This is a predicted structure of a 183-nucleotide RNA (Lysine riboswitch aptamer) from Natronincola ferrireducens.
[in-house]
RNA sequence: GGAUGGGGUAGAGGCGCGGUGUCUAAAAGUAUACAUACAGAGGUUGGAAGCCUAUGAAGUAUGUUGAAAGGAGCCAUCGCCGAAGUCAUAAGUACCAAAGCUUAUGACUGGGUCUGCAUUAAAUAAAUGCAGAACUGUCAUUAGGAUACAUACCCACUAUCCUAAUGGAGUGCUAUCUCAUGC
Numbered sequence: 001g002g003a004u005g006g007g008g009u010a011g012a013g014g015c016g017c018g019g020u021g022u023c024u025a026a027a028a029g030u031a032u033a034c035a036u037a038c039a040g041a042g043g044u045u046g047g048a049a050g051c052c053u054a055u056g057a058a059g060u061a062u063g064u065u066g067a068a069a070g071g072a073g074c075c076a077u078c079g080c081c082g083a084a085g086u087c088a089u090a091a092g093u094a095c096c097a098a099a100g101c102u103u104a105u106g107a108c109u110g111g112g113u114c115u116g117c118a119u120u121a122a123a124u125a126a127a128u129g130c131a132g133a134a135c136u137g138u139c140a141u142u143a144g145g146a147u148a149c150a151u152a153c154c155c156a157c158u159a160u161c162c163u164a165a166u167g168g169a170g171u172g173c174u175a176u177c178u179c180a181u182g183c
Stems, first nucleotide, its partner, number of pairs: 001183001003181009014081001016080006023073002033064006042052003046096002084109010110136002113133008138168011
């Protein structure tokens, strides 16, 4: 000096990812509550318990009253680049179960956009999953071109950049520090 492997640090992709908060729209003139009429035994997610109910349950109609959660958008702010998301398993969580939430392990996905289908949802919003389409970042290989090195000139090798094609995956990529190994 360069090579390989381990460990650390700092970065890049871009309508980039996620959290929190104010406001706004929608949810919705919906649920609920009250009154009247009909009606006549159930209602409360499934079961248990409890509660309400013939002093009238569920339901229907009319009138009055009239929300909220989850999700979304702008802005602000915080943490970041397996950011994060999904699935499976295990444990915990309210009487049991389901669902939801939290933690751990494992697997998949580079990223955003659009289209179709499915699920959730009030929804034609949005999210998630599957499939497809171009786009984009990164690395490798191949081909072409430019520059530099070289040098009397030219060519070759090598390095950097640009274009195109193909392929891979984030435990990746770039830079840098350190340890070890051998040349």
Rfam family: Lysine riboswitch aptamer. Gene Ontology term of the family: lysine biosynthetic process. The model forms 100% of the base pairs in the Rfam consensus. Model confidence (mean pLDDT): 80 of 100. NCBI's taxonomy places the organism under Bacteria, Bacillota, Peptostreptococcales, Natronincolaceae, Natronincola.